[in-house]
RNA sequence: CCAGACAGCCGGAUGACCGUGGACGAAAGUCCGAGGAAAGUCCGGGCUCCACGAGGCAAGGUGGCGGGUAACGCCCGCCGGGGGUAACCCCAGGGAAAGUGCAACAGAGAAGAGACCGCCAUCCGAAGCCUUGGCGACGGAUGGUAAGGGUGAAACGGUGGAGUAAGAGCCCACCGCGGAUGUGGUAACACAGACGGCAUGGCAAACCCCACCUGGAGCAAGACCAAAUAGGGAAGGAAGUGCGCCUCGCACGUUUGACCUUCCGGGUAGGUUGCUAGAGGUGCGCAGCAAUGUGCAUCCCAGAUGAAUGGUCAUCCCCCCGCACUCGUUGCGGGGGACAGAACCCGGCUUAUAGGCUGUCUGGCCUU
Numbered sequence: 001c002c003a004g005a006c007a008g009c010c011g012g013a014u015g016a017c018c019g020u021g022g023a024c025g026a027a028a029g030u031c032c033g034a035g036g037a038a039a040g041u042c043c044g045g046g047c048u049c050c051a052c053g054a055g056g057c058a059a060g061g062u063g064g065c066g067g068g069u070a071a072c073g074c075c076c077g078c079c080g081g082g083g084g085u086a087a088c089c090c091c092a093g094g095g096a097a098a099g100u101g102c103a104a105c106a107g108a109g110a111a112g113a114g115a116c117c118g119c120c121a122u123c124c125g126a127a128g129c130c131u132u133g134g135c136g137a138c139g140g141a142u143g144g145u146a147a148g149g150g151u152g153a154a155a156c157g158g159u160g161g162a163g164u165a166a167g168a169g170c171c172c173a174c175c176g177c178g179g180a181u182g183u184g185g186u187a188a189c190a191c192a193g194a195c196g197g198c199a200u201g202g203c204a205a206a207c208c209c210c211a212c213c214u215g216g217a218g219c220a221a222g223a224c225c226a227a228a229u230a231g232g233g234a235a236g237g238a239a240g241u242g243c244g245c246c247u248c249g250c251a252c253g254u255u256u257g258a259c260c261u262u263c264c265g266g267g268u269a270g271g272u273u274g275c276u277a278g279a280g281g282u283g284c285g286c287a288g289c290a291a292u293g294u295g296c297a298u299c300c301c302a303g304a305u306g307a308a309u310g311g312u313c314a315u316c317c318c319c320c321c322g323c324a325c326u327c328g329u330u331g332c333g334g335g336g337g338a339c340a341g342a343a344c345c346c347g348g349c350u351u352a353u354a355g356g357c358u359g360u361c362u363g364g365c366c367u368u
């Protein structure tokens, strides 16, 4: 210098004017006012209400080992497998010798499988050859064979030898596989390995088995105050329908009760609360490889709800384009500065993001 790996950070700055939500104040005014993701609402917890004797079943989730944490499906460290020259990256990473199931296409055959080509043996036919009795290219039939070819993501251990008519874990050596035991490690596991025997192929984000976890709903939770209108209840007033009694009317009894007054209780609109001081931020130290824990000091940092947090201008910053010249770390002009945006709070994950910065490490080339 080039190419790359990992980790972290910034997310325009300052000022003026106008505007806006909140707190304080009598007022003038003073102070505070979005994010790294406030997002998706995918996990986990706090908080609230309801439910709740224990156990089991079902359903859903998690899945190497150890640690961290309020908790997690998150994070850290390690192990195993895979990729990369390397830094480093990726893995739903328990069980396939419990059972059931699946494997498209191709292929003869897809799990105690399979003769399509090939190889070999026997028999039959047979061109032809020769010393007439044999040999026999080639073809057919029957059988043997899993070495070789071919198909496939995958073909029932691999290489070599012995063996055989040809072959075959049929046998042998090494590798692979299982593995008593030993050593190291908290453990996953690693190393060595008596012995076994060729068995035990793949898939569990197929059913399933094993271990562990999970009560439900959510701030529109929950609590409080409480109109108008309609309706409910009680008391009083006024009115009078129907029925009974009565010769009729009146009166009386009983039932109902439009209407008026007062009171009570429930709910709605509306309002208050929950509501923002917290697993909180910053700095320094200590323990730890780290995640993280802990001590001291210091700071207060949005609480809206028809929902504030914005706009304009100036100077500067970064990027892009054009022009000019004295070609520079130059000047002038123009354009651009993302994704997005609180709504009870917190820890994660995932996704979006213009432009820029920093640190550590790896490989290559050059120079000394």
Stems, first nucleotide, its partner, number of pairs: 001364010012316007020033005035339001039350002042348005047218004059214005064078005079093001080091004094209002099207002101203002116149002118145008128135003157175005177196002181192004222273004232264006242254003280299008317337008325328001